[in-house]
RNA sequence: CCAGUCGGCUGGACGGCCGCGGCUGCUAUGCUCGAAAGGGUGCAGUCGAGGAAAGUCCGGGCUCCACGCGGAUACGGCGGCGGGUAACGCCCGCCGGAAGCAAUUCUAGGGAUAGCGCCACAGAGAAUAGUCUGCCGACCCCGGUUCCGGGAGUUUCUGGGAUUUGGGAGGCGAUGGUGAAACGGUGGAGUAAGAGCCCACCGCCGCGACCGUAAGGAAGCGGGCACGGCAAGCCCCGCCGGGAGCAAGACCGAAUAGGGAUGCGAUGGCGCCGCAAGGCGUACGGCCCGUCCGUGGGAGCGCAUCCGGGUAGGUCGCGAGAACCAUGCGGCGACGCAUGGUCCAGAGGAAUGGUCGUCACCUCGCAAGAGGAACAGAACCCGGCUUACAGGCCGACUGGCAUU
RNA sequence: GGCCCCGUAGCUCAGCUGGAUAGAGCAGCUGCGUCCUAAGCAGACGGUCGGGAGUUCGAAUCUCUCCGGGGUCG
Numbered sequence: 001c002c003a004g005u006c007g008g009c010u011g012g013a014c015g016g017c018c019g020c021g022g023c024u025g026c027u028a029u030g031c032u033c034g035a036a037a038g039g040g041u042g043c044a045g046u047c048g049a050g051g052a053a054a055g056u057c058c059g060g061g062c063u064c065c066a067c068g069c070g071g072a073u074a075c076g077g078c079g080g081c082g083g084g085u086a087a088c089g090c091c092c093g094c095c096g097g098a099a100g101c102a103a104u105u106c107u108a109g110g111g112a113u114a115g116c117g118c119c120a121c122a123g124a125g126a127a128u129a130g131u132c133u134g135c136c137g138a139c140c141c142c143g144g145u146u147c148c149g150g151g152a153g154u155u156u157c158u159g160g161g162a163u164u165u166g167g168g169a170g171g172c173g174a175u176g177g178u179g180a181a182a183c184g185g186u187g188g189a190g191u192a193a194g195a196g197c198c199c200a201c202c203g204c205c206g207c208g209a210c211c212g213u214a215a216g217g218a219a220g221c222g223g224g225c226a227c228g229g230c231a232a233g234c235c236c237c238g239c240c241g242g243g244a245g246c247a248a249g250a251c252c253g254a255a256u257a258g259g260g261a262u263g264c265g266a267u268g269g270c271g272c273c274g275c276a277a278g279g280c281g282u283a284c285g286g287c288c289c290g291u292c293c294g295u296g297g298g299a300g301c302g303c304a305u306c307c308g309g310g311u312a313g314g315u316c317g318c319g320a321g322a323a324c325c326a327u328g329c330g331g332c333g334a335c336g337c338a339u340g341g342u343c344c345a346g347a348g349g350a351a352u353g354g355u356c357g358u359c360a361c362c363u364c365g366c367a368a369g370a371g372g373a374a375c376a377g378a379a380c381c382c383g384g385c386u387u388a389c390a391g392g393c394c395g396a397c398u399g400g401c402a403u404u
Numbered sequence: 405g406g407c408c409c410c411g412u413a414g415c416u417c418a419g420c421u422g423g424a425u426a427g428a429g430c431a432g433c434u435g436c437g438u439c440c441u442a443a444g445c446a447g448a449c450g451g452u453c454g455g456g457a458g459u460u461c462g463a464a465u466c467u468c469u470c471c472g473g474g475g476u477c478g
Stems, first nucleotide, its partner, number of pairs: 001400010012359007020048007030041004050375001054386002057384005062245004075241005080094005095109001096107004110236002115234002117230003131173001132176001134172003140168003143164008184202005203225001204223004210217002249316004259307007269282005287298003323342008361372004405477007414430004423461001433447004454470005
């Protein structure tokens, strides 16, 4: 210099003016809405978005419901080992495997001799392996050729041996081919042909000195090899999980309509007047029960007072916390401990902004100057993960080339 | 704000205990048919299986994540 890998930080700064939301104060101790509780309105001070506030994918706090305690089953989730943490499926370190020359990255990574299931098409055969093409046919059978012997006698029978361009019984797991996957690989010896049948090396399996907390690594010894893959298929093993969610839940509580208690009062029929509400007159005294005939009790109606539940509405829950910052110590690290300091949004779903000036960044322009500046926005809170993101800054490392 | 469900051709749906060309009806296109149209018949076309990653020999189907749509709770 070129190419590349990984980690961390930041997410414009200062000032003026105008505005918005929370809290505190204020003789604004006012005005206004409301039955009330409470809300709105003025001035001053102070505070006021994020690294993801997002997705709601995990884990907790908190609250209510259920439950005597413990265990099991069902269902769901998780799964190398050790550590961190309130907890986790997160993080750190390490182990095994895969990719890369390397830095480094990825990895749901328990069990396939507990059992069941699946492995399409192709292919002979897909899990108790198998004979399509093939190789051999040693041993055995049939046949051919040839040699020797015997009987018969002129072309035949029979016994034996040798041979094989033949066929078969049979042997084989080497060749070709199929497939994602074919029951160890390469070389040699061996054989009729072959084959872990045997041998050497590699691989595999079992044991394993020693190392490591462990996962695991491993010198060495033994074994001819037996055990295909899939559990993000059912399942087995181990661990974890009671359910719901701030619209959880708690408190206060209006009008109206129900509920309850107490007290008081009257009730109905007929006629007349009146549009009606109602008024006047009249005789019998009322719906049920009891009766000592005085009246008592009950039901129903109206009124008044009080109580209770819940609705509207209001308040709390609601931010001093697994909080943040600095320093020191322990740890490889995640993280923990100690000391000191700080108070840092919180609501209605709605606020957290606009503008001007200077500086900084990017683009255009000779310049004056003009334009741009991402993703996005709290709603009970916290720890993670995932996803989106213009630009800028810092650190660590690898490979190659050149020079010294 | 919380919780739950769905996504396959232009439309409505199958397929989702993994198996290779992803099917059906309607619509649209071409041809036959008819004087012309419709009905009818024949044929072909039309699919990122919402996107991406993983598991697997193999994914529409199983798992994770993102996107879009819908429902429900005062």

Two RNAs folded together computationally: RNase P RNA and transfer RNA, 478 nucleotides in total. Rfam match: Bacterial RNase P class A. The family's RNA type in Rfam is ribozyme. Its mean pLDDT, the model's own confidence on a scale to 100, is 76.